[in-house]
Molecule: transfer RNA
Organism: Candidatus Yanofskybacteria bacterium
RNA sequence: GGGCCGUUAGCUCAGCUGGUAGAGCGCCUCAUUUGCAAUGAGGAGGUCAGCAGUUCGAAUCUGCUACGGUCCA
Numbered sequence: 001g002g003g004c005c006g007u008u009a010g011c012u013c014a015g016c017u018g019g020u021a022g023a024g025c026g027c028c029u030c031a032u033u034u035g036c037a038a039u040g041a042g043g044a045g046g047u048c049a050g051c052a053g054u055u056c057g058a059a060u061c062u063g064c065u066a067c068g069g070u071c072c073a
Base pairs, nucleotide, nucleotide: 001072002071003070004069005068006067007066010025011024012023013022019056027043028042029041030040031039049065050064051063052062053061
C1' cells in the first nucleotide's frame, strides 16, 4: 500500500426482505428476609463509530473517513 471482517445500552451480543431499536448480565426501586443472598415485579440507560448520498422512510443499501482484527505484498 491492497483484500476481507467487525464497530448497536456500562459489558457480551442479537436485530430477517429498508418500516416504532432488543436480549442476557450489570445498575436503580419495590415485595419477600432480623439482615444479606436468591427469587418475583417494575424502571432508568442508545447521535446504532463519524460524515455524506439513495429513498416517502436507513442500524440495515452506496461512497469516503476513523478505530480494531485478519490475510497478502